[in-house]
Molecule: Guanidine-I riboswitch aptamer
Organism: Paracoccaceae bacterium
RNA sequence: GUGCAGGGCGUUUAGGGUUCCACUGUCGCACGCGGCAGGUUCGGUCCGAGAAAUGCCACCCGGUGGGCCAAUUCCCGCGGGGCACCCGGCGGGGCAAAAACCCGGGAGGC
Numbered sequence: 001g002u003g004c005a006g007g008g009c010g011u012u013u014a015g016g017g018u019u020c021c022a023c024u025g026u027c028g029c030a031c032g033c034g035g036c037a038g039g040u041u042c043g044g045u046c047c048g049a050g051a052a053a054u055g056c057c058a059c060c061c062g063g064u065g066g067g068c069c070a071a072u073u074c075c076c077g078c079g080g081g082g083c084a085c086c087c088g089g090c091g092g093g094g095c096a097a098a099a100a101c102c103c104g105g106g107a108g109g110c
Base pairs, nucleotide, nucleotide: 007057008056009055010054011053012052015047016046020044021043022041023038024037025036026035027034028033059082060081061080063078064077065076066075067074085105087108091103092102093101
């Protein structure tokens, strides 16, 4: 100095908190319920992964058919294979809040 096949979307999970629900405590009550506090409440809702799972698309490499013909390029399709590797702060952002979310495969390290 270089290391973009590293992309997008969906459904989940690890994880996360506490707006709403539930639960617990307490106070009030016209007994229907309501106020306040609690996440040091398993939970439902909610947030949620680059280095988690999975699906689709995109992408990469061959093959093959067609446009189209001898070849190349280009375009459209079909089918096969691939999509590897990966340590990581402080700080800031953030819907109620937090996080392994976002800045961020960033700084730095190797």